Overview
A computed fold for a 76-nucleotide RNA from Sphingobacterium psychroaquaticum, annotated as transfer RNA. The organism belongs to Sphingobacterium, within Bacteria.
């Protein structure tokens, strides 16, 4: 230096041009267990929580294009 790939909630991973979903975690309720009371366990529920950055094409991008970072891999 040139190819090739990847980049999504805190972590793990689907996913498609129109709405971003799941597992585990975090917090919240109720029930349950345990205790003097808290604390902790267990089960149900509810929440919150992400598309690497610029730009382009489209009515419309997380998808497609193009460039930039970053990690992997092949050449040289």
């Nucleotide at each position: 230096g040139g190819g090739g790939u990847g980049a999504u909630c805190g972590u793990c991973u689907a996913g498609u041009g129109g709405u971003a979903g799941g597992a585990c975690g975090u917090c919240g309720u109720a029930c349950u267990u345990g205790u003097a009371g808290c604390a902790g366990g267990g089960u149900a529920u509810g929440a919150a929580a992400a598309c690497a950055c610029u730009g382009g094409u489209u009515c419309g991008a997380u998808u497609c294009c193009a460039g930039u970072u970053c990690g992997c891999u092949c050449c040289a």
The prediction has a mean pLDDT of 82. Rfam family: tRNA. The family's RNA type in Rfam is transfer RNA.